Predicted 3D model of a 369-nucleotide RNA (Bacterial RNase P class A) from Chitinophaga flava. The same sequence occurs in records of 2 taxa. A source record names the gene rnpB.

[in-house]
RNA sequence: ACUACAAACCGUGCUAUCGUUCCUUCAGCUUGUCUGAAGGGAAGGAAAGUCCGGACAGCAUAGAGCAACACACCACCUAACGGGUGGGCUCCGGCUUGCCGGAGACAGAGAGUGCCACAGAAAAUUACCGCCCUGUUUCGGCGGGGUAAGGGUGAAAAUGUGGGGUAAGAGCCCACGGUGCAGGCAGGUAACUGUUUGUGCGGGUAAACCUUGUGUGCUGAAAUGCCAUGUAUACGGACGCUUGAGGGCUGCUCGCCCGAUGUCCGAGGGUAGGCAGAUACAGGGGACGUGUGAACGUCACCGCAGAUAAAUGAUAGCAGCCCUGGCUUUGCCAGGGAACAGAAUCCGGCUUAUAGGUUUGUAGUUUUU
Numbered sequence: 001a002c003u004a005c006a007a008a009c010c011g012u013g014c015u016a017u018c019g020u021u022c023c024u025u026c027a028g029c030u031u032g033u034c035u036g037a038a039g040g041g042a043a044g045g046a047a048a049g050u051c052c053g054g055a056c057a058g059c060a061u062a063g064a065g066c067a068a069c070a071c072a073c074c075a076c077c078u079a080a081c082g083g084g085u086g087g088g089c090u091c092c093g094g095c096u097u098g099c100c101g102g103a104g105a106c107a108g109a110g111a112g113u114g115c116c117a118c119a120g121a122a123a124a125u126u127a128c129c130g131c132c133c134u135g136u137u138u139c140g141g142c143g144g145g146g147u148a149a150g151g152g153u154g155a156a157a158a159u160g161u162g163g164g165g166u167a168a169g170a171g172c173c174c175a176c177g178g179u180g181c182a183g184g185c186a187g188g189u190a191a192c193u194g195u196u197u198g199u200g201c202g203g204g205u206a207a208a209c210c211u212u213g214u215g216u217g218c219u220g221a222a223a224u225g226c227c228a229u230g231u232a233u234a235c236g237g238a239c240g241c242u243u244g245a246g247g248g249c250u251g252c253u254c255g256c257c258c259g260a261u262g263u264c265c266g267a268g269g270g271u272a273g274g275c276a277g278a279u280a281c282a283g284g285g286g287a288c289g290u291g292u293g294a295a296c297g298u299c300a301c302c303g304c305a306g307a308u309a310a311a312u313g314a315u316a317g318c319a320g321c322c323c324u325g326g327c328u329u330u331g332c333c334a335g336g337g338a339a340c341a342g343a344a345u346c347c348g349g350c351u352u353a354u355a356g357g358u359u360u361g362u363a364g365u366u367u368u369u
Stems, first nucleotide, its partner, number of pairs: 001365010012319007020042009029032001044340001048351002051349005056220004063254004068216005073087005088106001089104007107211002112209002114205003128151002130147007159177006178201010224276004235266005246258003283302002286299005321337007
């Protein structure tokens, strides 16, 4: 210098003209969701997917049980989380062999049930070959019993190595290991680690049912509250009037509440506008401080979209960036290109899309010193 990977960040700027939307001030008359003038604000890193979590609102200031769903090593951060930070353990890769990088739904298979393709005798109380004992024999074998060391099958075959033991064998016994559980001691907030004692070791699978623990009431801004306008307190039918129809946005049961100027159905009449929610906040960037870090605290400063069928745009020029080509080659000229995408109650995350560029780190290759 180039390439690859990872992380973080940026993701065009200025001017002119013509427009769109909101706010403030002023003017006009036609007094309006009006017109005009001046000033000011006007998309994103993901505004996206709507996947998690909250704020907020309503339903009993949301109650009990069952069901259902989610999560599952520890500590911390946070309004909260299934998110984040730091640590532990297991596995994988690399080498400098104790460090670096990556991955992990990382509670339970010693509660129970189920399942484990093919192959294999057997996939969990197995025995094909083999080994041993024994009966029989026409000496080729055949029968009974024991065994699980060896062979074979498989992804997986009953704790590894060595010794003892035995008819042959076997954790049957012993030593050293591996590993599970329980206890002690030391370190650590803890997960856990080291060490030691006792005891056990007949597989795997829980993103199979299940068990254990923890959490979740339901509905979402088309929530919800209010104002205005208008109409039919009429018509037909069903049920019911406290021994109660029906309803209260919840999968079921219970409970609680409303309920007679009642409820439901049919047909029909009317309205279909506005305000709040709704843009000041878990707000933004900055300095300082605390902390390994996520993050938190203090100080001063700033105010930064608010539409409602939905505005945030178009054209031109200049500058910058990238690509290609040419040349008088450290610069100039010509041509071309610029992604993913667009607020809709708000916020914190996660995930996905993204032309091009910058920085840092790691690895590789090449060149020079």